[in-house]
Context: one part of a larger RNA
């Protein structure tokens, strides 16, 4: 000078505490340990690993096993040697295929000193060399995670000290903030804080189709005339600054109530991550230094594993039910996405899903919201709860659902009556809940990423857990 104390003081944060709802018991999913296995590729390990790299493992991926083949190589650059423009359909022998062997079609080059000479493309040899998802994140670059979106971390000059180093940045007050005032051997300035970006709320303006429809005609229908006022879209702008009024305070920063206002003291949300810290992750995105493999640690193919299961734990679904379950009826959304697709309408099929078939390169065609609300039953049981298991039988995707994919009807009809110790989320359009949509994709979403819908409780307070920030 830091750090650390079961010292102190003074501050904040769903950190407690008052709420609410869950996790831990159950059954499945899915992620990891163990454990098996020819392999069940590899990495990530308090918080910061465990629905995490996987925005999609049948084959492909795939790195991993096992057997079959290859060896200048699947890919690049270069020397020679032949041979020939090339390229692509098709049949057929062996064969798990990779690969090898014949057959037959169809297309077939630029320059040109007319030499297969140059390019180009196959074949062949040798040899520099290609490969490596082999190690080593404790050699690195990048890039990401965490303290923490916490208020903090430095410099210049100047004083102090022998010196490390102080001081500034400490004090009073504020404030979300080293915000901001005020005092002060300090005065200044840098990254950080706030501002400036983006969205969502109020209004004005400019535009007015594929959006609207007020009044007029006119239809089944904003369908059509017409119209652009409204709603919307979607660009420019306004608008909030403690501005203004009391109160308080040091006459200050500022707080505390009021007006006005769509909005009020950072108006909600976002993106934005300071010097550093954890030899923190990552050589399996990529780049890379350095070891190492070179008929194999490289390459290709089949088939298998990653999907194994006595068990252990993490995240999640779905439940135990009546604020519920079924049956009927029945409104209202945003966000986005479609041509190898979205797919009205019609017909088949008890469904899944098939056959037709319009529209749409889409504010134009298409893509069913659900809880909610109305009427009936069900009367408190392992039940008209619950849905796991499993049998039969279809459907779709795809070259192929045995290992090992989603879906349907129909039969079974488990565990499970609200959960020990403990533990996590969350302060408002939040939580609880209710469906919807995208990436990933040929299928596969209980997982993410976002999107409306219904829509609360509770916070006396900082004594105490946890983290953090000041000064001692």
């Nucleotide at each position: 000078u830091g750090a650390c104390g079961g010292g102190g003081g003074c501050c904040c944060g769903c950190a407690c505490a008052a709420g609410c709802g869950g996790u831990g018991g159950a059954g499945c999913a899915u992620g990891u340990g163990g454990u098996u296995u020819a392999a069940u590729u590899c990495g990530a390990a308090g918080c910061a690993a465990c629905g995490c790299g996987c925005a999609g493992a049948a084959c492909c991926u795939u790195a991993c096993c096992a057997a079959c083949c290859c060896u200048u190589g699947a890919c690049a650059u270069g020397u020679c040697c032949c041979g020939u423009a090339u390229g692509g359909g098709c049949c057929u022998c062996g064969g798990a295929g990779a690969c090898g062997g014949g057959g037959u079609c169809c297309u077939u080059c630029a320059g040109u000193u007319c030499g297969g000479c140059u390019g180009g493309c196959g074949g062949g040899a040798a040899c520099a060399c290609a490969g490596g998802u082999g190690c080593u994140g404790c050699a690195u670059g990048g890039c990401u995670g965490u303290c923490g979106u916490c208020a903090g971390c430095u410099c210049g000059u100047g004083u102090c000290g022998u010196g490390a180093g102080a001081u500034g940045u400490u004090g009073g007050g504020u404030u979300a903030a080293g915000u901001c005032c005020c005092g002060c051997a300090a005065c200044g300035a840098g990254c950080g804080c706030a501002a400036c970006c983006c969205u969502c709320g109020c209004c004005u303006u400019u535009a007015g189709u594929u959006g609207c429809c007020a009044g007029c005609a006119u239809u089944a229908a904003g369908u059509u005339g017409g119209g652009c006022a409204c709603u919307c879209u979607a660009g420019a702008g306004g608008g909030a600054c403690u501005g203004c009024c009391g109160g308080u305070g040091a006459u200050a920063a500022g707080c505390c109530g009021g007006a006005g206002g769509a909005a009020g003291g950072u108006g909600g949300g976002g993106a934005u991550g300071a010097c550093g810290u954890c030899a923190a992750g990552u050589c399996c995105u990529c780049a890379u230094g350095g070891c190492c493999c070179u008929u194999a640690c490289g390459g290709g193919u089949u088939g298998g594993g990653c999907u194994a299961c006595a068990c252990a734990c993490g995240u999640g679904c779905u439940a135990c039910a009546a604020u519920g379950g079924c049956g009927g009826u029945g409104a209202c959304a945003g966000u986005g996405g479609g041509c190898a697709g979205c797919c009205a309408c019609u017909c088949c099929g008890c469904g899944a899903g098939g056959a037709g078939g319009a529209g749409c390169u889409a504010a134009u065609c298409c893509u069913g919201a659900a809880a909610a609300g109305c009427c009936g039953u069900c009367u408190c049981a392992g039940u008209u709860c619950g849905g796991a298991u499993u049998g039969c039988a279809c459907u779709c995707u795809g070259c192929a659902a045995c290992u090992c994919g989603g879906g349907u009807g129909c039969a079974u009809g488990a565990a499970g009556u609200u959960g020990g110790a403990a533990u996590c989320g969350c302060u408002a359009g939040u939580a609880a809940u209710c469906g919807c949509u995208g990436a990933u994709c040929a299928g596969c979403a209980g997982g993410u990423a976002g999107c409306g819908g219904u829509g609360a409780a509770u916070a006396c307070g900082u004594u105490c857990c946890c983290g953090g920030g000041c000064c001692u």
A computed fold for a 472-nucleotide part of an RNA from an uncultured bacterium, annotated as small-subunit ribosomal RNA, 3' major domain.
Its Rfam family is "Bacterial small subunit ribosomal RNA".
The RNAcentral record of the full RNA draws on ENA and SILVA.
Model confidence (mean pLDDT): 84 of 100.